[in-house]
Context: one part of a larger RNA
RNA sequence: CUGGGCGUAAAGCGCGCGUAGGCGGCUUUGUAAGUUAGAGGUGAAAGCCCGGAGCUCAACUCCGGAACUGCCUUUAAAACUGCAUCGCUAGAAUCAUGGAGAGGUGAGUGGAAUUCCGAGUGUAGAGGUGAAAUUCGUAGAUAUUCGGAAGAACACCAGUGGCGAAGGCGACUUCCUGGACCAGAACUGACGAUCAGGCACGAAAGCGUGGGGAGCAAACAGGAUUAGAUACCCUGGUAGUCCACGCCAUAAACGAUGACAACUAGACGUUGGGAACAAUUGGUUUCCAGUGUCGCAGCUAACGCGUUAAGUUGUCCGCCUGGGGAGUACGGCCGCAAGGUUGAAACUC
Numbered sequence: 001c002u003g004g005g006c007g008u009a010a011a012g013c014g015c016g017c018g019u020a021g022g023c024g025g026c027u028u029u030g031u032a033a034g035u036u037a038g039a040g041g042u043g044a045a046a047g048c049c050c051g052g053a054g055c056u057c058a059a060c061u062c063c064g065g066a067a068c069u070g071c072c073u074u075u076a077a078a079a080c081u082g083c084a085u086c087g088c089u090a091g092a093a094u095c096a097u098g099g100a101g102a103g104g105u106g107a108g109u110g111g112a113a114u115u116c117c118g119a120g121u122g123u124a125g126a127g128g129u130g131a132a133a134u135u136c137g138u139a140g141a142u143a144u145u146c147g148g149a150a151g152a153a154c155a156c157c158a159g160u161g162g163c164g165a166a167g168g169c170g171a172c173u174u175c176c177u178g179g180a181c182c183a184g185a186a187c188u189g190a191c192g193a194u195c196a197g198g199c200a201c202g203a204a205a206g207c208g209u210g211g212g213g214a215g216c217a218a219a220c221a222g223g224a225u226u227a228g229a230u231a232c233c234c235u236g237g238u239a240g241u242c243c244a245c246g247c248c249a250u251a252a253a254c255g256a257u258g259a260c261a262a263c264u265a266g267a268c269g270u271u272g273g274g275a276a277c278a279a280u281u282g283g284u285u286u287c288c289a290g291u292g293u294c295g296c297a298g299c300u301a302a303c304g305c306g307u308u309a310a311g312u313u314g315u316c317c318g319c320c321u322g323g324g325g326a327g328u329a330c331g332g333c334c335g336c337a338a339g340g341u342u343g344a345a346a347c348u349c
C1' cells in the first nucleotide's frame, strides 16, 4: 500500500464553529477538460510469453508472432463528471404568529437549617461508638426561649420530566440574551453536508492576585481498633470548597456508540405543539418534533442492537494493527508551576 475494522476484544478527537480539500438536489442550452470509440505515429534491441528452426538433447543461439496495458496527434460521440448558461423548489436559510423550557450573563430579594455571639429559664451531665476514649461542661455545658451576626446550599414541587454542542443547568423576581419546536407556505433560489490545519467552549482537582470563610474537609494531631493500622470508626482541624479577575485543558469528558442524509414491521408509555371529530371538558383519531420500554426482519463472536440501529446505503473526518517496555525517553510546541500535547526504540514474552 492492499485488505479488514473501531458499543464490550486494539480503535470515534470531550464538544462545537469553521478555512483549504475531497463530496454535493431537479432542469435547459452550449462546450468538450475528464470520459468513450475509430484512425495514424511512437512505445530501440535484447529479455519474458506463444509458434517454429539449428548445435545428437538441454542450456544456448536464430526466425516469426504476440505483448509493450503508455504517450502524442487527429476524427467523432455527448450519457455521466467538470466548466459556462436559462430556469425550478423537494435541501438550506429568512419572514410574520404562537406556546414550552433548572439554556446563558448581570442585579435584587426570601425562608428553613447550621455555626457563632448576647440575654432568660434550668442542672449535671453532654457528645460519640460495635463498645469506648480523646473532646465539651459547675468559669454553668447539653436542652429550651428570645434577639443578633455570618457564610454556603436551595427540602417539598421532582418525574427512565425539561433545556443545552458538550462540560453542565434546580428557591423567587427582574434587565439583557442564545437555541430548538408546531402550524402558514410569504420570501431567497443549492446559498448545502463534512471538515486536515486554525479558533472558541470545556466537570473536578490544581495554580496566581485580592477578598470571604458558616458547614464540610485532603494534609496534620489526638482517641480507638489491631499482631501491626502511616487505614476503615471517633474527636478536632489547615489548604480547599465560595466570590472577582487571570491561568490550566484533563476525566469511566460514557450511549465506552463521529457528523449529516435517505430507506426498512409493529406495540405500549411520556414531554412540547398542531389538525380533525364528537360536543363543554373530559375524550377519540391523527400529524410533526423530542424522550423511554419491548419487539419482527436484519445484524452480531456472543451479550445484545433493533425507525433515537450496532439494520440497508451514500458523503466527509478521526482512529486501530500482538502483550509488556510506555503514553515512558528524547526533541518540538504550550504552561507561572503542576503538567499537557505530539510520541519512539533497545530489550523481552
Base pairs, nucleotide, nucleotide: 004320005319006318007303008302012317014201016199017198021194023192025088026087029084030083031082033081034080035077036076037075038074039073040072041071042070049065050064051063052062053061054060091191092188094186095184098181103177104176106174107173108172109171110154114150115149116148117147118146119145120144121143125136126135162169163168206247207246208245209244210243211242215241216240220236221235222234223233258316259315260314261313262312263311266294267293268292269291270290271289272288273287274286275285276284277283298305299304322349323348324347331342332341333340334339
Background:
A computed fold for a 349-nucleotide part of an RNA from an uncultured bacterium, annotated as small-subunit ribosomal RNA, central domain. The full RNA is in RNAcentral, with records from ENA.